[in-house]
RNA sequence: GGGCCCUUAGCUCAGCCGGUUAGAGCGGCGGACUCAUAAUCCGUUGGUCGUAGGUUCAAGUCCUACAGGGCCCAC
Repeated sequence: GGGCCCUUAGCUCAGCCGGUUAGAGCGGCGGACUCAUAAUCCGUUGGUCGUAGGUUCAAGUCCUACAGGGCCCAC
């Protein structure tokens, strides 16, 4: 330098062919239970969907550029 893949909650990840409200588990916080802790149960807390544009009535989803990460090829 060329190609491909990934980027969604604090962490690990879903999110089908663009559609009505963006989710799960773990975690955090409060409570129940217990002599106490853990476990368990109940409630609660969570997001500019990497950034900037574009297309569309409508974008996490499609297109473009850039950024970060990974793999392969070339040198």

This is a predicted structure of a 75-nucleotide RNA (transfer RNA) from a bacterium. Its Rfam family is "tRNA".